About this RNA
Predicted 3D model of a 341-nucleotide part of an RNA (small-subunit ribosomal RNA, central domain) from an uncultured bacterium. Rfam family: Bacterial small subunit ribosomal RNA.

Context: one part of a larger RNA
RNA sequence: UUGGGCGUAAAGGGUGCGUAGGCGGUUUGUUAAGUUUGUGGUGAAAGCGUAAGGCUCAACCUUAUUAAGCCACAAAAACUGGCGAACUAGAGUGCAGUAGAGGCAAGUGGAAUUCCAUGUGUAGCGGUAAAAUGCGUAGAUAUAUGGAGGAACACCAGUGGCGAAGGCGGCUUGCUGGGCUGUAACUGACGCUAAGGCACGAAAGCGUGGGGAGCAAAUAGGAUUAGAUACCCUAGUAGUCCACGCUGUAAACGAUGAAUACUAAGUGUAGGGGAAACUCUGUGCUGCAGCUAACGCAAUAAGUAUUCCGCCUGGGGAGUACGUUCGCAAGAAUGAAACUC
Numbered sequence: 001u002u003g004g005g006c007g008u009a010a011a012g013g014g015u016g017c018g019u020a021g022g023c024g025g026u027u028u029g030u031u032a033a034g035u036u037u038g039u040g041g042u043g044a045a046a047g048c049g050u051a052a053g054g055c056u057c058a059a060c061c062u063u064a065u066u067a068a069g070c071c072a073c074a075a076a077a078a079c080u081g082g083c084g085a086a087c088u089a090g091a092g093u094g095c096a097g098u099a100g101a102g103g104c105a106a107g108u109g110g111a112a113u114u115c116c117a118u119g120u121g122u123a124g125c126g127g128u129a130a131a132a133u134g135c136g137u138a139g140a141u142a143u144a145u146g147g148a149g150g151a152a153c154a155c156c157a158g159u160g161g162c163g164a165a166g167g168c169g170g171c172u173u174g175c176u177g178g179g180c181u182g183u184a185a186c187u188g189a190c191g192c193u194a195a196g197g198c199a200c201g202a203a204a205g206c207g208u209g210g211g212g213a214g215c216a217a218a219u220a221g222g223a224u225u226a227g228a229u230a231c232c233c234u235a236g237u238a239g240u241c242c243a244c245g246c247u248g249u250a251a252a253c254g255a256u257g258a259a260u261a262c263u264a265a266g267u268g269u270a271g272g273g274g275a276a277a278c279u280c281u282g283u284g285c286u287g288c289a290g291c292u293a294a295c296g297c298a299a300u301a302a303g304u305a306u307u308c309c310g311c312c313u314g315g316g317g318a319g320u321a322c323g324u325u326c327g328c329a330a331g332a333a334u335g336a337a338a339c340u341c
Base pairs, nucleotide, nucleotide: 003313004312005311006310007295008294012309014200015199016198017197021193022192023191025087026086027085028084029083030082031081033080034079035076036075037074038073039072040071041070042069049065050064051063052062053061054060090190091187092186093185094183095182096181097180098179102176103175104174105173106172107171108170109153114148115147116146117145118144119143120142124135125134161168162167205246206245207244208243209242210241214240215239219235220234221233222232257308258307259306260305261304262303265286266285267284268283269282270281271280272279273278290297291296314341315340316339323334324333325332326331
């Protein structure tokens, strides 16, 4: 490579947009590149294949014949492609509605923690399995009033909603993206996928400047213990927050790529439509056929098919070395071999 695979055995890219490429709805005309048929040429000899024959057989040898491929000419027109014309079931636009923690910015609210000031008040508080470190007669803890500041938004809250994913939750306003339903006015295949590429991308981390209440790596002390560089306690710095820039990784998980079509039912829930029966879209559970090594999946498929992309090929060595690209660094991406079982 062929083949077989990718929920859990190795294997779905973290996610989107999109270039090349690959693939592509219905009808009709035309063309003849692919395709099919025929004829001719070429296809050296040997060899290969086939059929005979010769060495007693065989190997070996001899004879005959053939193939694909390539070229030219002629023909066919179903399918694929090209070109032309048309269509509306795919896709998109319009119109009328509609739900939402979708995004960005500004403003604003109450509860709580901490701190400060003042009043009341007096000997403890705190913490634990038990303690101690710690705080407190310079008046703590508790309680009341006033103030400061930062961060997060109880209840509502829901296998509820929204978003491509990461993710998104007090309230108000402004700007803004997408979805769903109904209608059928418009365009008329404008589509699907997507190597490279571009963009987004939790937490931690990095740079510059702010901010700093609570929490808390590091660190210090107290315990525990044989020891205790831990678990527990008291403190506590980076960080956590904001602005701008970088990093680009996660069990980035549904461990399940995207799109389209088809294939029993039952039931809950969210958003539309409908007078109703019911129906469309999302999200759950149960379950048939079918699939699966089993577990399980089962119209939100892991079923039945098609298209395109990514990836896998025994364990360790190793996501290492080397090289290259990116990064301020940390590191990221790409990614072996020897050897060994």